Context: one part of a larger RNA
RNA sequence: GAUUGAACGCUGGCGGCAGGCCUAACACAUGCAAGUCGAGCGCGAAAGUCACUUCGGUGGCGAGUAGAGCGGCGGACGGGUGAGUAACGCGUAGGAAUCUACCCAGUAGUGGGGGACAACUCGAGGAAACUCGAGCUAAUACCGCAUACGCCCUAAGGGGGAAAGCGGGGGAUCUUCGGACCUCGCGCUAUUGGAUGAGCCUGCGUAAGAUUAGCUAGUUGGUGGGGUAAAAGCCUACCAAGGCGACGAUCUUUAGCUGGUCUGAGAGGAUGAUCAGCCACACUGGAACUGAGACACGGUCCAGACUCCUACGGGAGGCAGCAGUGGGGAAUAUUGCGCAAUGGGGGAAACCCUGACGCAGCCAUGCCGCGUGUGUGAAGAAGGCCUUAGGGUUGUAAAGCACUUUCAGCGGGGAGGAAAGGUUGUACGUUAAUAGCGUGCCAACGUGACGUUACUCGCAGAAGAAGCACCGGCUAAUUCAGUGCCAGCAGCCGCGGUAAUACUGAAGGUGCAAGCGUUAAUC
Numbered sequence: 001g002a003u004u005g006a007a008c009g010c011u012g013g014c015g016g017c018a019g020g021c022c023u024a025a026c027a028c029a030u031g032c033a034a035g036u037c038g039a040g041c042g043c044g045a046a047a048g049u050c051a052c053u054u055c056g057g058u059g060g061c062g063a064g065u066a067g068a069g070c071g072g073c074g075g076a077c078g079g080g081u082g083a084g085u086a087a088c089g090c091g092u093a094g095g096a097a098u099c100u101a102c103c104c105a106g107u108a109g110u111g112g113g114g115g116a117c118a119a120c121u122c123g124a125g126g127a128a129a130c131u132c133g134a135g136c137u138a139a140u141a142c143c144g145c146a147u148a149c150g151c152c153c154u155a156a157g158g159g160g161g162a163a164a165g166c167g168g169g170g171g172a173u174c175u176u177c178g179g180a181c182c183u184c185g186c187g188c189u190a191u192u193g194g195a196u197g198a199g200c201c202u203g204c205g206u207a208a209g210a211u212u213a214g215c216u217a218g219u220u221g222g223u224g225g226g227g228u229a230a231a232a233g234c235c236u237a238c239c240a241a242g243g244c245g246a247c248g249a250u251c252u253u254u255a256g257c258u259g260g261u262c263u264g265a266g267a268g269g270a271u272g273a274u275c276a277g278c279c280a281c282a283c284u285g286g287a288a289c290u291g292a293g294a295c296a297c298g299g300u301c302c303a304g305a306c307u308c309c310u311a312c313g314g315g316a317g318g319c320a321g322c323a324g325u326g327g328g329g330a331a332u333a334u335u336g337c338g339c340a341a342u343g344g345g346g347g348a349a350a351c352c353c354u355g356a357c358g359c360a361g362c363c364a365u366g367c368c369g370c371g372u373g374u375g376u377g378a379a380g381a382a383g384g385c386c387u388u389a390g391g392g393u394u395g396u397a398a399a400g401c402a403c404u405u406u407c408a409g410c411g412g413g414g415a416g417g418a419a420a421g422g423u424u425g426u427a428c429g430u431u432a433a434u435a436g437c438g439u440g441c442c443a444a445c446g447u448g449a450c451g452u453u454a455c456u457c458g459c460a461g462a463a464g465a466a467g468c469a470c471c472g473g474c475u476a477a478u479u480c481a482g483u484g485c486c487a488g489c490a491g492c493c494g495c496g497g498u499a500a501u502a503c504u505g506a507a508g509g510u511g512c513a514a515g516c517g518u519u520a521a522u523c
Base pairs, nucleotide, nucleotide: 001523002522003521004520006519007518008517009516010515013370014369015368016367017366018365019363020362021328026326027325028324030323031322032321035073036072037071040070041069043067048061049060050059051058052057080281081280082279089206090205091204092203093202094201095200098198099197103194104193105192106191107190108189109188110187111145113143114142120135121134122133123132124131125130151160152159153158165186166185167184168183169182170181173180174179207253208252209251214244215243216242219241220240221239222238223237224236225235226234256278257277258276259275260271261270262269263268283304284303285302286301287300306317307316308315309314334360336359337358338357342356343354344353345352346351373403374402375401376400383394384393385392386391407464409459410458411457412456413455417450422445423444424443425441426440427439428438429437430436467512468511469510470509471508472493473492474491478507479506480505481504482503488495489494
């Protein structure tokens, strides 16, 4: 000098863009953060209101609504944190023995049966959490049978294995008037290829310590067996005795890694906040289940610590999600608005959910921009300070005169972020069909949290807006008074003991400026 996720002191007008617990991976009150589908399925209220009434009630609407339940897809993404990890964890370059829901393309199918379990009803236990027994029932839930172009196993003879329906529309034919049937769409099954994502292996690189020199028994290799989606001591039995190490094994300490960031002419050094990629973790430790995918932050089970409820028998919980609280600390924000946009989940769609996200609030934390007036004005006013008492300086500075009105304030106007979706029309495709559905197009209607938006017009008036540090040398900028080795200053050298340009104050000056200094840290 540059820089910072900074803090502290003094000061503080506006805006834009960014950033904001670096400490206790400490403990957490409260609310929200993952649901959705009735076009998979069975069930199904109430308040209220209307009518009738024997005044007990009954019926209609509410409503096949709310609501749970079975079932499907999603809760493995998104969001947080950096504790652990010196490692194929990460980076880079390769590899072969693998899986991949949803998506795209191809091929072939989607026939015919069965028995349950929730919900529900009844009963029982319990303070609760919840649980148990009996009975009824549906399905795209579950299980056989049939079929098998691909597919799997094989000793190549053969053997094995699947499915589910739902919705829209409808001319002829049939009909028990439910529908069959036809057609379209969405699904379902098997399989092939792709895309995407993931698992695995390897070369090289990746902190410090030798005041850590030896380490290793599934250890190193082989065979048989097991196991996985998959190679492999991954596991197991037997056999052999190997494997690593001064090119630093082992041990100890520290640490998430990278793209990057800061600095530097570069080489390098330091660093890993925000943003992006990968990894790891989710109160602590362990385990598996489900599933295409987890050994799963807001799932399950076990153990532990802690907190809470309890009828003492037993239960409930996990903010390193967003806010917020206590605590720690020099120190770090709102228990805000909205799904309008972008993206995600579910759904045929409308739509629902989304503390992702978009915005707003707080903070000079940083960067950038703007303003705090402009011109004129010598009697060089008054006052202050200095003085050799003549004067000098503050100083065109002020006042005065003439103007301007950015920003802030008040009052009007007012984009863009909106594309879509839905309704009507129209063309094409599908089809037996002018129906339905899909695609394209035209027009109208129409969706904004931000928002009192950006921007712009008008109004009034210089009106509301400057500080901080320094002035001995380094280092730009000096005099006076006070103090008297005291009080104090200080980054280094050093100042202060009666004329202090170095302390304190004033006047003046210098440097930066909505900031300026100090401290800490890096180059």